[in-house]
Context: one part of a larger RNA
RNA sequence: UUGGGUGUAAAGAAUACGUAGGUUGUAAAUUAACUAGUAAUUUAAAAUUAAAAUUUUAUGUUUUAAGUAGUUACUAAAGUAAUUUUCUUGAGUUCAGUGAGAAGAUUAUGGAAUUUUGAAUGUAACGGUAAAAUGUGUUGAUAUUCGAAGGAACCUCUAUAGCGAAAGCAAUAGUCUAGACUGUAACUGACGCUGAGGUAUGAAAGCGUGGGUAGCAAAAGGGAUUAGAUACCCCCCUAGUCCACGCCCUCAACGAUGAGUGCUAUUUUUUGGUUUUUCAGAAAAGUAACUAACGUGUUAAGCACUCCACCUGGGAACUACGAUCGCAAGAUUAAAACUC
Numbered sequence: 001u002u003g004g005g006u007g008u009a010a011a012g013a014a015u016a017c018g019u020a021g022g023u024u025g026u027a028a029a030u031u032a033a034c035u036a037g038u039a040a041u042u043u044a045a046a047a048u049u050a051a052a053a054u055u056u057u058a059u060g061u062u063u064u065a066a067g068u069a070g071u072u073a074c075u076a077a078a079g080u081a082a083u084u085u086u087c088u089u090g091a092g093u094u095c096a097g098u099g100a101g102a103a104g105a106u107u108a109u110g111g112a113a114u115u116u117u118g119a120a121u122g123u124a125a126c127g128g129u130a131a132a133a134u135g136u137g138u139u140g141a142u143a144u145u146c147g148a149a150g151g152a153a154c155c156u157c158u159a160u161a162g163c164g165a166a167a168g169c170a171a172u173a174g175u176c177u178a179g180a181c182u183g184u185a186a187c188u189g190a191c192g193c194u195g196a197g198g199u200a201u202g203a204a205a206g207c208g209u210g211g212g213u214a215g216c217a218a219a220a221g222g223g224a225u226u227a228g229a230u231a232c233c234c235c236c237c238u239a240g241u242c243c244a245c246g247c248c249c250u251c252a253a254c255g256a257u258g259a260g261u262g263c264u265a266u267u268u269u270u271u272g273g274u275u276u277u278u279c280a281g282a283a284a285a286g287u288a289a290c291u292a293a294c295g296u297g298u299u300a301a302g303c304a305c306u307c308c309a310c311c312u313g314g315g316a317a318c319u320a321c322g323a324u325c326g327c328a329a330g331a332u333u334a335a336a337a338c339u340c
Base pairs, nucleotide, nucleotide: 003312004311005310006309007294008293012308014201015200016199017198021194022193023192025087027085028084029083030082031081033080034079035076036075037074038073039072040071041070042069048066049065050064051063052062053061054060090191091188092187093186094185095183096182097181103177104176105175106174107173108172109171110154115149116148117147118146119145120144121143125136126135162169163168206247207246208245209244210243211242215241216240221235222234223233258307259306260305261304262303263302266285267284268283269282270281271280272279273278289296290295313340314339315338322333323332324331325330
């Protein structure tokens, strides 16, 4: 490189949009670039194949031809392509739905609890653990009652449910924004699919500036445990966790399963529409088929097609060097020697 692969053995990019490119529905007409055929012509060698000569045979050597390639002319019109037209099934738009939804942004409001704090009652303990101690408390704690402040999170409903491209999304109400689904008619008439580069979004932690800080809590400090204990347990507590703006761009970012289209048994549960049948989702069992097996199985890992990404023994190595990006931390891209 080819071949073969990518759920679990190496391998699907975190996700979407989208440029170039690739690829692409129905029915006609024209052209004849590709294509197919015929004829002519041109041209190196080697290799290949066939025939002949030489050689005792193999190998080899020599000669000829074929094959291969280019150019020109003519013919054909099935396919590709181009141009012009056509259609409605793919795709999209409009309309309708007292419909569904933790989809997003923003503003306001709410109650329970923790903590702190003011007052009151009240007295000797509280707290914590396997057991303790550090810690708190007669300067009156813990407990109970009535107030106040502040921050964060939203019990039940809650589901195998729902929404979102993924990350993710859950108190209540308002405003703004987006998507999906279903139905039927009308409209556009292939406008589709994929997508190298590119752009946008992207948990947590972390970084910068400014706020905020109730609870929790890396680090630090103390108490235990222990041979030791830089831990597990306990006390205390700072960054952080929260908000605004700007970075970072990673993950077991998982369905470990790229996107799209068509086809291929059923049964059960469930969400939305419709209303009794079928669409669009979410799950369970399972036939054919597939699979090394496990299992998958109309939500395929089945049968096919289109496009992209990726893999090629283990380690060295999610590394070095270089380059790009970043405030930094680092991220992306990514070897070799050597070794088994």
Background
The part of an RNA shown here (small-subunit ribosomal RNA, central domain) has 340 nucleotides and comes from Herpochondria borealis. The source organism's lineage runs through Eukaryota, Rhodophyta, Rhodymeniophycidae, Ceramiales and Herpochondria.